Predicted 3D model of a 72-nucleotide RNA (transfer RNA) from Candidatus Curtissbacteria bacterium RIFCSPHIGHO2_01_FULL_41_13.
RNA sequence: GCCCAGAUAGUUCAGUGGUAGAACGCUGUCUUGGUAAGACAGAGGUCGAGGGUUCGAUCCCCUCUCUGGGCU
Numbered sequence: 001g002c003c004c005a006g007a008u009a010g011u012u013c014a015g016u017g018g019u020a021g022a023a024c025g026c027u028g029u030c031u032u033g034g035u036a037a038g039a040c041a042g043a044g045g046u047c048g049a050g051g052g053u054u055c056g057a058u059c060c061c062c063u064c065u066c067u068g069g070g071c072u
Base pairs, nucleotide, nucleotide: 001071002070003069004068005067006066007065010024011023012022013021018055026042027041028040029039030038048064049063050062051061052060
C1' cells in the first nucleotide's frame, strides 16, 4: 500500500428499514436471626464520527477514525 471483518448499556453479545433487547454487573424491596442464594421492580444506550438515500436508518450507500485478521 491492498483486501476482509468489527465498533450497540459498566462488561460480553443479539437485533438488520417502523424510535433497541438478553445475560452478567449496579440500585431498591421481599424472603432470612444474619449473610449467601432466590423472587420482584428499577436505573443505565444521541447504536464510533460526518454526509447521502428514504415518509422513516442501528440496519442501505459514501468518506473518515479506531480495533482485529490476511496479502505483498
Rfam family: tRNA. From the family's description: Transfer RNA (tRNA) molecules are approximately 80 nucleotides in length.